RNA sequence: GGUCUGGUAGCGAGAGAGUAUUGAUGGCAUGCAAAUGCUGAUUGAUCGCCGAAGGGGAAUAUGCCCGUAAAUCUCUCAGGCACAAUGGAUCGUUGCCGGUCA
Numbered sequence: 001g002g003u004c005u006g007g008u009a010g011c012g013a014g015a016g017a018g019u020a021u022u023g024a025u026g027g028c029a030u031g032c033a034a035a036u037g038c039u040g041a042u043u044g045a046u047c048g049c050c051g052a053a054g055g056g057g058a059a060u061a062u063g064c065c066c067g068u069a070a071a072u073c074u075c076u077c078a079g080g081c082a083c084a085a086u087g088g089a090u091c092g093u094u095g096c097c098g099g100u101c102a
Base pairs, nucleotide, nucleotide: 002101004099005098006097007096008095009094010093011092012091013090018047020046021045022044023043024042025041026039027038028037029036030035048081049080050079054077055075056074057073060069061068062067
């Protein structure tokens, strides 16, 4: 220096599903006030839904058990559900640090 591969950092790509119902606190308008209407910024509850942080299960593979890996798989605890932003499994690429084989 090369093959395959792990970690890490930068860059690029990166999906799905509620502008739901209702209460509270705000904001705005009208009003002397009481109150009413609008808005949805924050938040509670309920119902519906999504899978690609994390987590659980699992066809199958490893001859069997165990263990390990694990699908355009599954559950939905967690997370999320207008657009945008954030987040985002994973993929590509570059640098650095390792492992491995010849």

Record summary:
The prediction has a mean pLDDT of 77. A computed fold for a 102-nucleotide RNA, annotated as Glycine riboswitch aptamer. Rfam family: Glycine riboswitch aptamer. About the family: This family represents the bacterial glycine riboswitch.